[in-house]
RNA sequence: AACGUGCUCCGGGGUCGGUGCAAUUCCGAACCGGCGGUGAGAGUCCGCGAGCGUCGCACGUCAGGCCAUCCGGCCGGGCGGGCGAGGUUGAACCGGUGGAAUUCCGGUACCGACGGUGAAAGUCCGGAUGGGAGGCGCACGUG
Numbered sequence: 001a002a003c004g005u006g007c008u009c010c011g012g013g014g015u016c017g018g019u020g021c022a023a024u025u026c027c028g029a030a031c032c033g034g035c036g037g038u039g040a041g042a043g044u045c046c047g048c049g050a051g052c053g054u055c056g057c058a059c060g061u062c063a064g065g066c067c068a069u070c071c072g073g074c075c076g077g078g079c080g081g082g083c084g085a086g087g088u089u090g091a092a093c094c095g096g097u098g099g100a101a102u103u104c105c106g107g108u109a110c111c112g113a114c115g116g117u118g119a120a121a122g123u124c125c126g127g128a129u130g131g132g133a134g135g136c137g138c139a140c141g142u143g
Stems, first nucleotide, its partner, number of pairs: 002142006009135002015029004030123002032112002034048004043110002051088002054085004059080004064075004092108005114126003
C1' cells in the first nucleotide's frame, strides 16, 4: 500500500413567455440529470438507492379476551419505529474516430415515482431540517 473495526463530515438538479376567470400543470421555447461499475468519460448499458406495495422476525406501547387458590400462564388486535426477504419501478439509435466508446465527437430522439394545487406538473407546494446508494478524511489494529 492493502485489509479490518470505530468515528466525524459530505451526500439532487432544473423556467420564461403566450392564451385564459383560473395553468411555472395546456401551447411555444427552454432548463435539469443521485450512487457504484463498465478496454475511454453514461439520465436511456449493468447494478444500487429513494418511491409504491407484500411477507416474516423480534422489540416498545395501548387497551381486550380466556384460564387460575396464589405465583402466574395463554390468545389474538391497534399503533410505532427497527432488521431481513423478495415483488414492482422510465428512456437511444445511427454515423465517425479508435486496440477498445449505446459512455467521446456529429446528428436526430426519448425518459422522469407518490400526494396536493379555481386548469392536466421531471422544474411549483408537500412527505423531506427525512431517508439514502455511496464518498472524502481521521483514529486504532493487523501487516
A computed fold for a 143-nucleotide RNA from Agromyces intestinalis, annotated as FMN riboswitch aptamer (RFN element).
RNAcentral holds the sequence, with entries from Rfam.
Rfam family: FMN riboswitch aptamer (RFN element). Gene Ontology term of the family: FMN binding.
The prediction has a mean pLDDT of 86.
NCBI's taxonomy places the organism under Bacteria, Bacillati, Actinomycetota, Microbacteriaceae, Agromyces.